[in-house]
This is a predicted structure of a 100-nucleotide RNA (SAM riboswitch aptamer (S box leader)) from Macrococcus lamae. The RNAcentral record of the sequence draws on Rfam.
Order: sequence, then structure tokens, then C1' cells
RNA sequence: CACUUAUCAAGACGGAUCGAGGGAAAGGCCCUAUGACGUCCAGCAACCUGCCCUUUGGUAAGGUGCUAACUCCUACAGCAGUCAUGCUGGAAGAUAAGAA
Repeated sequence: CACUUAUCAAGACGGAUCGAGGGAAAGGCCCUAUGACGUCCAGCAACCUGCCCUUUGGUAAGGUGCUAACUCCUACAGCAGUCAUGCUGGAAGAUAAGAA
């Protein structure tokens, strides 16, 4: 990098450091010197492992992950429509586990 399966409406206060970008990509719309992004601490969650209980539960030690906005929204298809838009699904993406 590509494949399979599952999930993506909840949660995460804050502190230190750095110093200009960031939200995947296109278009929007946003966040940001009242300090973004990143790093460390802290926190959240519970996918895998561990441990306890065993019925589906608990715990949070280990491996990950996450901590603006529904995956921030849209693109494609269907349905509805008061033609503003709304709903559902898909695609794409993210994460985990697995297989090659």
C1' cells in the first nucleotide's frame, strides 16, 4: 500500500512547552497570537490481550486509539418536498482485529 469483518449521535475538565498554521483530499464552512498544529502530563473509551466474575458483566495492568463542530457539511443514488431543504443508503475516510 491493497483485502476481510466490526464500529463511527456518547465521552474526554485541564496544565506545561513550542510558535503558525490546522480541520484527509476538492468545494464550502469553521478553529487559531484570548496561542492553532505538534510534544509531554492529564483525561476519555473499551477493539485486542491480561485479571476477576462467570450468562450478556466488571476492571483499566499491557497493545492500540481518541480528547472543536455527527466522520464539521456536501459531492453519488433513492425517497419526500412548500423547491428553502430533509431523510435513507452508498462511495470515500478513520480506528481496531484478522488474513495474504